[in-house]
RNA sequence: UUUUUUCUGAAGCUUAAUUUCAAUAUUAAUUGAAAGUGGGGGACCCAUUAAAUUGGGGCUAAUCCAGAAUUGGAGAGAGACCUUUUACUCUCAGCCCGUCAGCUAACCUCAUCAGCUUAAAUAAAAGGCAGA
Numbered sequence: 001u002u003u004u005u006u007c008u009g010a011a012g013c014u015u016a017a018u019u020u021c022a023a024u025a026u027u028a029a030u031u032g033a034a035a036g037u038g039g040g041g042g043a044c045c046c047a048u049u050a051a052a053u054u055g056g057g058g059c060u061a062a063u064c065c066a067g068a069a070u071u072g073g074a075g076a077g078a079g080a081c082c083u084u085u086u087a088c089u090c091u092c093a094g095c096c097c098g099u100c101a102g103c104u105a106a107c108c109u110c111a112u113c114a115g116c117u118u119a120a121a122u123a124a125a126a127g128g129c130a131g132a
Base pairs, nucleotide, nucleotide: 006132007131008130009129011117012116013115014114018035019034020033021032022031023030024029036112037111038110039109040108041107046102055100056097057096058095059094063074064073065072066071075092076091077090078089079088081128082127083126084125085124086123087122
């Protein structure tokens, strides 16, 4: 250096929601700024071809269909290194704009919360990454 084998990847998880600096202040918090991350508005071209309170639209995985209801089906999302597949289990809430917005370069603008502690925390196979 290469190959093979074994073990580990539990202080973390959902989320864009983290880090740094300065001041106040006193060990925590508040304010401001920057970086990073995420969202919205917004031309030509393209798309839409009638529109309409049957309002319309946005964030988010969190939508659609059937049904009187219970619920069911489809679709989407999560399950502790990452990707894919299979099986199993679980989730599909909540909030906002205010009559108004297709896409959209330049440009403008907003957010950077909240929650969880055997749960949305199961297993197998294949491949890959890092460490011993």
A computed fold for a 132-nucleotide RNA from a Halanaerobiales bacterium, annotated as c-di-AMP riboswitch aptamer (ydaO/yuaA leader). Its mean pLDDT, the model's own confidence on a scale to 100, is 76. It matches the Rfam family "c-di-AMP riboswitch aptamer (ydaO/yuaA leader)". The family has 106 seed sequences and 7,607 matches in Rfam 15.1. Rfam links the family to the GO terms cyclic-di-AMP binding and regulation of gene expression. It was read from a public genome assembly, where an Rfam model found it.